This is a predicted structure of a 109-nucleotide RNA (Guanidine-I riboswitch aptamer) from a Paracoccaceae bacterium.
Of the family's consensus pairs, 100% are formed in the model.
Rfam family: Guanidine-I riboswitch aptamer. Gene Ontology term of the family: regulation of gene expression.
């Protein structure tokens, strides 16, 4: 320097804003409605590569079964493994924002 790989989904949390609900302030013709407010705790909602849990996938192991046969192929209960991980600016999505997506990116070590 190049290549391959570091898997997927769901639920949730950190976090996020303000479409809806609620709340607050003001106004009105006051069963209610309108305007503004997220520097309103919240409900709905979004939500992690480097957060959690679960399931699936993948890899491996003892055993068991299958077939004419098995250390070699296929299936499978159970068990184990799935490491490490600092990170902008800027842009994008949805109403909007974000540790979401660009992105295990640029860059650093």
């Nucleotide at each position: 320097c190049c290549g391959c790989a570091g898997g997927g989904u769901g639920c949730u949390u950190a976090g996020g804003g303000u479409u809806c609900c609620g709340c607050u302030u003001c106004c009105c013709a006051c069963c209610g409605g309108g305007a503004a407010g997220g520097c309103c705790u919240g409900g709905u909602c979004c939500g992690a590569g480097a957060a959690g849990c679960a399931c699936c996938g993948c890899c491996g192991g003892c055993g068991c079964g299958g077939c004419a046969a098995a250390u070699u192929c296929c299936g499978u209960u159970c068990c184990g493994g799935u490491a490490c991980a600092c990170g902008g600016c800027g842009g994008g999505c949805c109403a909007a924002a974000a540790u979401c997506c660009c992105g295990g990116g640029a860059g650093a070590c």